[in-house]
RNA sequence: GGGCGGUUAGCUCAGUUGGGAGAGCGCGCGCCUUACAAGUGCGAGGCCGGCGGUUCGAGCCCGUCACCGCCCA
Repeated sequence: GGGCGGUUAGCUCAGUUGGGAGAGCGCGCGCCUUACAAGUGCGAGGCCGGCGGUUCGAGCCCGUCACCGCCCA
C1' cells in the first nucleotide's frame, strides 16, 4: 500500500424486505430468609464510532475518516 471482518447499554452480543432500539450477565429497589446466597417481580442505563449523503423515515443503504482483528504484498 491492497483485501476482508468488526465498532449498538458497564461487559458479552442480537437486531436483512429501511418504520418497535433489545437479550444475557452486572447494577438499584421490593418479595422470600433470623441473615446471606439462590430464586422471583419491578426499574435505571444507549440519541447505535465521527462527519456527510440518499429517503417521508437510516443501527440497517452510499461516501469518507478513525480505531480493533485477520490475510496479501